About this RNA
This is a predicted structure of a 328-nucleotide part of an RNA (large-subunit ribosomal RNA, domain IV) from a marine metagenome.
Context: one part of a larger RNA
Parts: sequence; C1' cells; structure tokens
RNA sequence: CCACAUUGAAGGAACUCGGCAAAAUUCCUUCGUAACUUCGGGAAAAGAAGGACCAAAAUGUUUUUUGGUGACACAAAAUAGGGGAUAGCGACUGUUUAUUAAAAACACAGGUCUCUGCUAAAUCGGAAGAUGAUGUAUAGGGACUGACUCCUGCCCGGUGCCGAAAACUUAAGAGGACGGGUUAGCUUAAGUGCACGCUCAGAAUCUAUGGCUCGGUAAACGGCGGCCGUAACUCUAACGGUCCUAUGGUAGCGAAAUUCCUUGUCUACUAAUUAUAGACCUGCAUGAAUGGAGUAACGACUGUCCCUCUGUCUCCAAUGUGGACUCA
Repeated sequence: CCACAUUGAAGGAACUCGGCAAAAUUCCUUCGUAACUUCGGGAAAAGAAGGACCAAAAUGUUUUUUGGUGACACAAAAUAGGGGAUAGCGACUGUUUAUUAAAAACACAGGUCUCUGCUAAAUCGGAAGAUGAUGUAUAGGGACUGACUCCUGCCCGGUGCCGAAAACUUAAGAGGACGGGUUAGCUUAAGUGCACGCUCAGAAUCUAUGGCUCGGUAAACGGCGGCCGUAACUCUAACGGUCCUAUGGUAGCGAAAUUCCUUGUCUACUAAUUAUAGACCUGCAUGAAUGGAGUAACGACUGUCCCUCUGUCUCCAAUGUGGACUCA
C1' cells in the first nucleotide's frame, strides 16, 4: 500500500453525476394513525410507551394487577422494515437481452376494426393430409389500442380496401391476314420467281373480376394553412378583407420523456438552485385507440425535497485477519 472486518472527538451530505457505500430501523404487546380513494385500501402509515427475574392475588386457558430484587445494559447473543412529501412513466401480478441493459420495453384483462356460414377463414404441405376443432359467429383468424374515469373533433383530394357498372381501354389467352428465310420440281439472261413442308415474324377481330369512371370507408395508411387591417392612452384583436386547400387542430394538455432561442418570465423551496414543483402560453416542431387528459393501488423504474442516520466528507486515525513488501 491492498482486501475483508471493528471502532472513532466535534460537525452531520459540506462528499458525489447521484447519500453510491456504510450507518440507522428491524421482534412482540398496548395505544395511536393523515391526505387521497375504484370504499377494498392507503396502513406495519406516521408517532408513542412497555418488555428480565421473584412472590402474592385474580383467572376455565393464559394473561393481568400489586409488591419486591439485581444490573451500564432484560426483543440482554444471532437472525428480523428506515420513514415522509411531491412529480414523470407504466394501471396492476407477470415477461425479457443465458454471459455489460429488468426498464418507461413485451405481455395483460378491457376496447375497436376487419375477415370467416363450415369441405369456414387462416396456416403447414407440389399432394395426400393435418392444424384450426372432435370447435360453429357468446366461435375462430388478423390488425391496432391497452385496467378504470371523462372523452375520442374535422378531412375520402392522394394511397389502400369495399361496392357499382353503361361507354372507353386492356393482360394472359384465342385468332391467324400480309410478309420474310429455305427450294424437290418447273422456270429464268441471271438461285431470277414459285408449291408443299419446316421455320421467322405476326395485323384485324374476340376476351377480365384489371385500368379508367362513379360511390363508400379514417379505432384504414395518413392530413388537420398564409397574408393584411380593425376597439375613446398604449397594447391586444371578439370583428372584417383576401389567397390557397380534401379539410385547416376541436376538447384537453403545454418550456413537457416533446421548447431550438433557453438558465424563457413569475411564484415557491435555498444564504446562494442551468435542478425540482406550481403557474403563464410566444406549442422552433402538443393533441385525441400512431389514442388525449386524469387517476386510488402497485414499481429492485426516473427526477426533486425533508426527517432520522452515519468516516461519503471536513481529515483522517487506531485495531484485528489475510496478502503485498524486506530478510531467510
């Protein structure tokens, strides 16, 4: 010096990204227990007192009451919750990167859309066949959302899906006109021309459930404006004008897990706070099942604060065990 333990004056988070680590709490009995709440919880909330042994009395048990005894110390060793306030996210119990991630990710009950009438749809398989299912729409498959509460606005122009159907168009397919190559034989000034066959190329015409057209559909993929002016100080603009669009963001929430400028501004907390909480709204670039806003309970989740506690620190010291080190 290192590892593992033990102790520490005064202070008590001043340490640090951060109370990481350590300390503290820990059992039983009695009293007592807030906001909030889905009335179940929250709750072992918080907080307070007591605890050994001996004798007597009461008592169905076992405990209680009274009196006494000894200690620094009686849950006498060991084992055995720290607590509170507030915000974010996810409702919850659960699942996950075997070997750097346990989470706010996945799942979930619940919600919605969509397909499927049974030889079901869907899936595996060239097929037979099997799963679905010895099930039958209160069933099964797919997709999204994710308890509960209050809600879920507008847009069908684009893409997709569903439906309709006159005209137009058209794939594969059907069709095979005209034409080219080859030439037995015939023919010609000349392999110059030509049949069958083989071959190359292929027009008209016919033809879809496709396209086009028309309509529907957003808990389908998605989208949800700009400029100018205007009110008895100023400011602002309920109001007006204009351009563009399929429609111009509703309720909510908002410097947010989203805010660039930004340490926005105000308030609270501190002696002092780029943090945190509550507001404001100027939302670079919030917003409604890509769900929006809340929410009791829950969380080895994340931020902030307070009490207790402490060698984390001011500032290190001592002891024990084992190493390292020196000598043999």
The full RNA is in RNAcentral, with records from SILVA. Its Rfam family is "Bacterial large subunit ribosomal RNA". The prediction has a mean pLDDT of 85.